[in-house]
RNA sequence: GCCGGAGUAACUCAGUUGGUAGAGUAGCUGUUUCGUAAAUAGCAAGUCGUGGGUUCGAUUCCCGUCUCCGGCU
Numbered sequence: 001g002c003c004g005g006a007g008u009a010a011c012u013c014a015g016u017u018g019g020u021a022g023a024g025u026a027g028c029u030g031u032u033u034c035g036u037a038a039a040u041a042g043c044a045a046g047u048c049g050u051g052g053g054u055u056c057g058a059u060u061c062c063c064g065u066c067u068c069c070g071g072c073u
Base pairs, nucleotide, nucleotide: 001072002071003070004069005068006067007066010025011024012023013022019056027043028042029041030040031039049065050064051063052062053061
């Protein structure tokens, strides 16, 4: 330099032939217990890496760009 993959909640990951995002763990609150843990119910947490474009509408499609991983030279 070229090619491919990944980037989504604090962490690990889903999600889509485009219709305003979800699980588990962790956190907080309640119930339970003499108390802790466990169990159980609920709550909160996300400008979907970033900047543009297309579209009535973009996590999803297109272009650029950043970070990480792999391959080729």
Molecule: transfer RNA
Organism: Candidatus Omnitrophota bacterium